Context: one part of a larger RNA
RNA sequence: GAUUGAACGCUGGUGGCAUGCUUAACACAUGCAAGUCGAACGGUAGCAGGUCUAGCUUGCUAGAUGCUGACGAGUGGCGGACGGGUGAGUAAUGCAUGGGAAUCUGCCUAGUAGUGGGGGACAACUCGGGGAAACUCGAGCUAAUACCGCAUACGCCCUACGGGGGAAAGACUUCGGUCGCUAUUAGAUGAGCCCAUGUCGGAUUAGCUAGUUGGUGAGGUAAGAGCUCACCAAGGCGACGAUCCGUAGCUGGUCUGAGAGGAUGAUCAGCCACACUGGGACUGAGACACGGCCCAGACUCCUACGGGAGGCAGCAGUGGGGAAUAUUGGACAAUGGGCGAAAGCCUGAUCCAGCAAUGCCGCGUGUGUGAAGAAGGCCUUCGGGUUGUAAAGCACUUUCAGUGGGGAGGAUAAUGACGUUACCCACAGAAGAAGCACCGGCUAACUCUGUGCCAGCAGCCGCGGUAAUACAGAGGGUGCGAGCGUUAAUC
Numbered sequence: 001g002a003u004u005g006a007a008c009g010c011u012g013g014u015g016g017c018a019u020g021c022u023u024a025a026c027a028c029a030u031g032c033a034a035g036u037c038g039a040a041c042g043g044u045a046g047c048a049g050g051u052c053u054a055g056c057u058u059g060c061u062a063g064a065u066g067c068u069g070a071c072g073a074g075u076g077g078c079g080g081a082c083g084g085g086u087g088a089g090u091a092a093u094g095c096a097u098g099g100g101a102a103u104c105u106g107c108c109u110a111g112u113a114g115u116g117g118g119g120g121a122c123a124a125c126u127c128g129g130g131g132a133a134a135c136u137c138g139a140g141c142u143a144a145u146a147c148c149g150c151a152u153a154c155g156c157c158c159u160a161c162g163g164g165g166g167a168a169a170g171a172c173u174u175c176g177g178u179c180g181c182u183a184u185u186a187g188a189u190g191a192g193c194c195c196a197u198g199u200c201g202g203a204u205u206a207g208c209u210a211g212u213u214g215g216u217g218a219g220g221u222a223a224g225a226g227c228u229c230a231c232c233a234a235g236g237c238g239a240c241g242a243u244c245c246g247u248a249g250c251u252g253g254u255c256u257g258a259g260a261g262g263a264u265g266a267u268c269a270g271c272c273a274c275a276c277u278g279g280g281a282c283u284g285a286g287a288c289a290c291g292g293c294c295c296a297g298a299c300u301c302c303u304a305c306g307g308g309a310g311g312c313a314g315c316a317g318u319g320g321g322g323a324a325u326a327u328u329g330g331a332c333a334a335u336g337g338g339c340g341a342a343a344g345c346c347u348g349a350u351c352c353a354g355c356a357a358u359g360c361c362g363c364g365u366g367u368g369u370g371a372a373g374a375a376g377g378c379c380u381u382c383g384g385g386u387u388g389u390a391a392a393g394c395a396c397u398u399u400c401a402g403u404g405g406g407g408a409g410g411a412u413a414a415u416g417a418c419g420u421u422a423c424c425c426a427c428a429g430a431a432g433a434a435g436c437a438c439c440g441g442c443u444a445a446c447u448c449u450g451u452g453c454c455a456g457c458a459g460c461c462g463c464g465g466u467a468a469u470a471c472a473g474a475g476g477g478u479g480c481g482a483g484c485g486u487u488a489a490u491c
């Protein structure tokens, strides 16, 4: 000098764009953050309408009826593996770059072949029981795109090449069809696996290793493999740093620098890991699953003491820690995502608004004129000098802020949270808007008073013991300016 997710002190007009728990991966009250489909199904708890019956006050009341719009709970499907958060762990099961072969892939695209005929249940519901609750047990009834056989098999799978095995579901319809379902082949997308090279410090860590290294055979996986097991062999790694210890998410990037390099990894993007701590599997195309399940532990809460409930490193918010970091806001209008044929519903993703000079950038706080060089202040050699065209005065302007009107675009028909939008016009009045640090040298900027090695200053050198340009105050000046200075950190 440049820089920062900064903090602190003094000060503070406005707009745009960004950014905002770096500390306790500490604990969390409350609300919301993942639902959707009635065009899969049986149905009808609530709401609205229709129809019927009864009463009458003649348009109201009561009852019945799934008939219709719809729809609580339930069966079923798809989605809750995305999106969002955090960086604890991890020095290599990671990441970056470049290769590889032994794999899977829901939805999507293209192709081929089908979609025949049956069956038995279980929820909901009804009845009964247990429990404080969470919830749960028994009996009975029932539907399906839920479940299970049979038939069929171009292609598919297994095979000893003889043969063997395996599927399906319907719904809506304007009756034209549409959306589905089954099997399979390709593609696309996504994912799993392997190899090479690179990837912090310590040798005051020198030896490490028994599934360890390799083979044979089996098992296992979607898939190669000691991945696992039995047997056999005795290997494998290491001063080109194994092992151990410490530290750390990695990268694109970011900061600095002429570069080489050094430092760093907030925001944004890619990958990885984690979801109270540890372990485990289930379901599924995909998880060993943040707002799923089971077990153990710690903690918190409820309890009728028998037993239960919970997991903000989602968005807000609270306590705590800290030098320090925001609203318990609006909207699905846009973009995107889930479900749905669609209408649409959901979406703290997202888009916006609020708070903060935290940063960058822009603008303003007036302009011209004005010498009696006013008054006042300060200095003085008492002549004057300086503050200083500065003020006042005179003549103007109205950016921004304010008030009142108009008013796009974001939205290709409709739909705008933002929104008192951006922008345009009019009005009033210099009106509402300047500070901070420094002035001995480095280093731009000097005098007076007070103090008297005191009080104090200080980045270094150093100032202060009676004439201090170095302390404190004042006048004046210098630098930057809605900021200025200090501290911390990096180059």
Base pairs, nucleotide, nucleotide: 001491002490003489004488006487007486008485009484010483013363014362015361016360017359018358019356020355021321026319027318028317030316031315032314035078036077037076040075041074043071044070047069048068049067050065051064052063053062054061055060056059085274086273087272094199095198096197097196098195099194100193103191104190108187109186110185111184112183113182114181115180116150118148119147125140126139127138128137129136130135156165157164158163170179171178172177200246201245202244207237208236209235212234213233214232215231216230217229218228219227249271250270251269252268253264254263255262256261276297277296278295279294280293299310300309301308302307327353329352330351331350335349336347337346338345339344366396367395368394369393376387377386378385379384400432402427403426404425405424406423410418435480436479437478438477439476440461441460442459446475447474448473449472450471456463457462
Overview:
Predicted 3D model of a 491-nucleotide part of an RNA (small-subunit ribosomal RNA, 5' domain) from an uncultured bacterium. The prediction has a mean pLDDT of 88. Rfam family: Bacterial small subunit ribosomal RNA.